[in-house]
Source information:
This is a predicted structure of a 325-nucleotide part of an RNA (large-subunit ribosomal RNA, domain IV) from Euglenaformis proxima. It is recorded under the gene name rrn23. The RNAcentral record of the full RNA draws on ENA and SILVA. It matches the Rfam family "Bacterial large subunit ribosomal RNA". The prediction has a mean pLDDT of 87.
Context: one part of a larger RNA
């Protein structure tokens, strides 16, 4: 010097991304116990006393000791407010435990049993020795109070008149070859049936175009411009476009770029915090909105207790280092 402990005068978070780390709380009895709420709960709420020996009583009175009586160990700090996710659980073995998974529950879609779904090349197996109160997907995530408008596009379901439209069939047809036949006969022509290579009217499912359904399927949900008897806003007119033009609710938000927006609140002094506002650059309703008791080694801000975290450093003890041996 280091690392482990233990202690500190006045102050108590001034320390610092942050109270990290320390300190404080902490056992029984007793009294007590708010807001909120899903009436279960918040509760060990919170706040307070009291704790040892001897005598003695049915309760209960008196004595004695010590600085100190849960006399050492063990042994929740508390509260106030938002956020996010109901909750208990699970997770990146070995840098993340969460707001990420899951979750009961809500809603689509599939599937009538040789189910659909999965797995294999099959046999076949799984689903299940189960049958729609069941199985398989998807998306949302206790509960409360809801979940709007839009079907033009994709989609996925429905019809089936008419348009296209595969192989296969196929009437006709056109090429070559070819017996026989002609001719100006070492050659050239003409050319049956049979084989052959096209061409093909016409027949001919599904699909697609077509019809209509559908949004807890994929998704989408404007612009200008002008108006009221101070100014200002603009209920309202009026136009273009479009499928249809964001409803309720919340909104400077885990989402606001301009921004440390403005306004209250809390501080002596607040880029965060908490209430409001709304011009939402760029919330919005199961990729779910908006709340919510209760929970949480969760995120953020306050306060109270505490305290070597600090102002500001100092002592100790006990391990090394380090000197000498």
């Nucleotide at each position: 010097c280091u690392g482990u402990u233990u202690u500190u005068a006045a102050g108590g978070a001034a320390c610092u991304c942050g109270g990290c780390a320390a300190a404080a709380u902490u056992u029984c009895u007793c009294u007590g116990u708010a807001a909120c709420u899903u009436c279960g709960g918040g509760a060990u709420a919170a706040a307070g006393a009291g704790a040892g020996c001897c005598u003695u009583u049915a309760a209960u009175a008196g004595g004695c000791c010590g600085c100190a009586g849960u006399g050492a160990a063990u042994u929740c700090g508390u509260c106030c407010a938002a956020g996010c996710g109901a909750c208990u659980g699970u997770u990146u073995a070995c840098c993340a435990a969460a707001a990420a998974c899951a979750c009961a529950g809500g809603u689509c879609u599939u599937u009538g049993c040789u189910a659909a779904g999965u797995u294999g090349a099959a046999a076949a197996a799984c689903u299940a020795u189960g049958u729609a109160u069941a199985a398989g997907g998807g998306c949302c995530g206790a509960c409360g109070c809801c979940u709007g408008c839009c079907c033009a596009g994709u989609g996925c379901u429905u019809g089936a008149a008419g348009g296209u439209u595969a192989a296969a069939g196929a009437a006709a047809u056109u090429g070559g070859u070819g017996a026989a036949c002609u001719u100006u006969u070492u050659a050239a022509g003409u050319g049956u049936a049979g084989c052959u290579a096209g061409u093909g009217a016409c027949u001919g499912a599904a699909g697609c175009c077509c019809u209509a359904g559908u949004g807890a399927a994929c998704g989408g949900c404007a612009g200008u411009u002008c108006u009221a008897a101070c100014u200002a806003u603009g209920a309202g007119a009026a136009u273009u476009c479009g499928a249809a033009g964001g409803u309720a609710g919340c909104g400077a938000a885990a989402u606001u770029c301009c921004u440390u927006g403005u306004c209250g609140g809390g501080u002596a002094a607040g880029u965060u915090c908490c209430g409001a506002c709304c011009c939402g650059c760029a919330c919005g309703a199961a990729a779910g909105g908006c709340g919510u008791a209760a929970c949480g080694a969760u995120u953020u801000g306050g306060a109270u207790a505490c305290u070597g975290u600090c102002u500001c450093a100092a002592a100790a003890a006990c391990a090394g280092a380090c000197u000498c041996g």